[in-house]
RNA sequence: GAAGCUGGCUAGACAGUCGCCGCUCGCGUCAAGCGAGGGGAGGAAAGUCCGGGCUCCAUAGAGCGGGAUGACGGCUAACGGCCGUACGUUGAAAGCCGCAAGGUAUAAGGCGAGGAAUAGGGCCACAGAGACGAGCGUAUUAAGUUACGGUGAAACGCGGUAACCUCCAUCCGGAGCAAGACCAAAUAGGGGAACAAUGGCGUGGCUCGCGCCGUUCCCGGGUAGGUUGCUUGAGUGUGCCGGUAACGGUACGCCUAGAGGAAUGACUGUCCACGACAGAACCCGGCUUAUCGGCCAGCUUCAUUG
Numbered sequence: 001g002a003a004g005c006u007g008g009c010u011a012g013a014c015a016g017u018c019g020c021c022g023c024u025c026g027c028g029u030c031a032a033g034c035g036a037g038g039g040g041a042g043g044a045a046a047g048u049c050c051g052g053g054c055u056c057c058a059u060a061g062a063g064c065g066g067g068a069u070g071a072c073g074g075c076u077a078a079c080g081g082c083c084g085u086a087c088g089u090u091g092a093a094a095g096c097c098g099c100a101a102g103g104u105a106u107a108a109g110g111c112g113a114g115g116a117a118u119a120g121g122g123c124c125a126c127a128g129a130g131a132c133g134a135g136c137g138u139a140u141u142a143a144g145u146u147a148c149g150g151u152g153a154a155a156c157g158c159g160g161u162a163a164c165c166u167c168c169a170u171c172c173g174g175a176g177c178a179a180g181a182c183c184a185a186a187u188a189g190g191g192g193a194a195c196a197a198u199g200g201c202g203u204g205g206c207u208c209g210c211g212c213c214g215u216u217c218c219c220g221g222g223u224a225g226g227u228u229g230c231u232u233g234a235g236u237g238u239g240c241c242g243g244u245a246a247c248g249g250u251a252c253g254c255c256u257a258g259a260g261g262a263a264u265g266a267c268u269g270u271c272c273a274c275g276a277c278a279g280a281a282c283c284c285g286g287c288u289u290a291u292c293g294g295c296c297a298g299c300u301u302c303a304u305u306g
Base pairs, nucleotide, nucleotide: 001302002301003300004299005298006297007296008295009294010293012271013270014269015268016267017266018265020040021039023037024036025035026034027033042277046288047287049286050285051284052283053282054176055175056174057173061208062207063206064205066172067171068170069169070168071085072084073083074082075081087112088111089110090109095104096103097102115167116166120165121164122161123160124159136149137148138147139146180228181227182226183225190219191218192217193216194215195214199213200212201211202210235254236253237252238251239250240249241248242247272275
């Protein structure tokens, strides 16, 4: 210098004016409000695809059915996630072959929906007579009995396919913050039907078990207001130790939105990287998708120079 990659950080900045939401303190107040301080959307907040925390069913067990995963080992609260190893596949420049078009191997890296095809079933384009009770042409035989040929990846089947059914191994309750809890208020303790302990009900289906004692359906009427759940969490930064790594342990720090029809907006000026994708709604660990740029660290191959 050429080429191919991996990981991390960031995601316009500064200043001024006005405006929004929460918290703490003070003043004021029936209430409303005022002042000060400090805080206020993401790397994906997205998709709702997995796994959980939490809440309720509820005292909650077994089987069938159903679903998920699938090399081996490890990490984790758990996972279909992550890390390592093996196997398979992919993989640029250079070099080489070639008039040219083009072809060719591999490194780092990427991907793998990765058990079983002699348990059984289903399916297999085109070509071909025919893709499994098949059977064209030639020769041969008592006989599609034997041999050869053609089509095709594969033809007298010990071919392929299981992100087809299935078999094997392992694992799996359900519903979800519109879960739930509390307070207040209102109405029509209305009407009808069914079953009734050999019964009814119990958070996906069926059966058994267990629990409760009434339960279910239809029509009609009232309310839908407030508080809470609601943010300190399997959190995060740095150092050290262990480990190839994911990660674990330990010490010292940090606190970082809780709206409630939904809060961070508008204007002005300057700078340059000229700003993409895009807005929390109980919380967290992942995966997938979208994406303008800027910075940093590292890996591999080749060429040249020292």

A computed fold for a 306-nucleotide RNA from uncultured Methylobacillus sp., annotated as Bacterial RNase P class A. Of the family's consensus pairs, 97% are formed in the model. Its mean pLDDT, the model's own confidence on a scale to 100, is 79. Its Rfam family is "Bacterial RNase P class A". The family's RNA type in Rfam is ribozyme. Taxonomically the source falls in Methylobacillus (Bacteria, Pseudomonadati, Betaproteobacteria, Nitrosomonadales).